Overview: Predicted 3D model of an 87-nucleotide RNA (c-di-GMP-I-GGC riboswitch aptamer) from a Clostridia bacterium. Of the family's consensus pairs, 95% are formed in the model. NCBI's taxonomy places the organism under Bacteria, Bacillati, Bacillota, Clostridia. The sequence was found by an Rfam model in a public genome assembly.
[in-house]
RNA sequence: AGCGAUAAAGGCAAACCCGUCGAAAGGCGGGGGCGCAAAGCCAUUGGGCCUACGUACCGUAAGGUAUAGGGCAGCCGGUUGCCGAAG
Numbered sequence: 001a002g003c004g005a006u007a008a009a010g011g012c013a014a015a016c017c018c019g020u021c022g023a024a025a026g027g028c029g030g031g032g033g034c035g036c037a038a039a040g041c042c043a044u045u046g047g048g049c050c051u052a053c054g055u056a057c058c059g060u061a062a063g064g065u066a067u068a069g070g071g072c073a074g075c076c077g078g079u080u081g082c083c084g085a086a087g
Stems, first nucleotide, its partner, number of pairs: 003084002011036002016031006034074001040079003046076002048072004054067005
C1' cells in the first nucleotide's frame, strides 16, 4: 500500500412508535435495533434518487407535465481516519 477476523477497545443506528419543525421530501430530540469497518465528513462545481409551497405550460374543472428551490452521504463516488488475526 492493500485486506478485513465469531479478535480487543469503543462507535453509529433501519423499520416502527412518541414529541417537534416543514407545503412536501425530509430534519431534530426520545424510545427502538435492521444492519454498518468508515452507517465519520462532503449534496453551489461528479453521477443518481426523492420532493415541488412557488413559477411556466396544458386543462372548463378535478388535475397533469416541466422546473427555480428544497432534501437524501444507510445508492454510486470523493475525502479523512481507529484496530490488527490469517492470506